[in-house]
RNAcentral holds the sequence, with entries from ENA. A computed fold for a 76-nucleotide RNA from a Planctomycetota bacterium, annotated as transfer RNA. Its Rfam family is "tRNA". By type it is a transfer RNA. From the family's description: Transfer RNA (tRNA) molecules are approximately 80 nucleotides in length. The prediction has a mean pLDDT of 82.

RNA sequence: GGGUAGAUAGCUCAGCUGGUAGAGCACUUGAUUGAAAAUCAAGGGGUCGCCGGUUCAAUCCCGGCUCUACCCACCA
Repeated sequence: GGGUAGAUAGCUCAGCUGGUAGAGCACUUGAUUGAAAAUCAAGGGGUCGCCGGUUCAAUCCCGGCUCUACCCACCA
């Protein structure tokens, strides 16, 4: 330098041909306990990597860029 895959909640990840974002764990509060753990109930948390474009509407489609992993090539 070229190619492929990926970037979504604190972490690990879903999200079916575009219709307005979720699960598990974690966290907070309450119940329970002598106190914890476990369990049960409720709750908070997101500019969907960034900038544009298409569209009535974009996490999803298109272009560019950044970062991560892997493969190929090149240089020393």
NCBI's taxonomy places the organism under Bacteria, Pseudomonadati, Planctomycetota.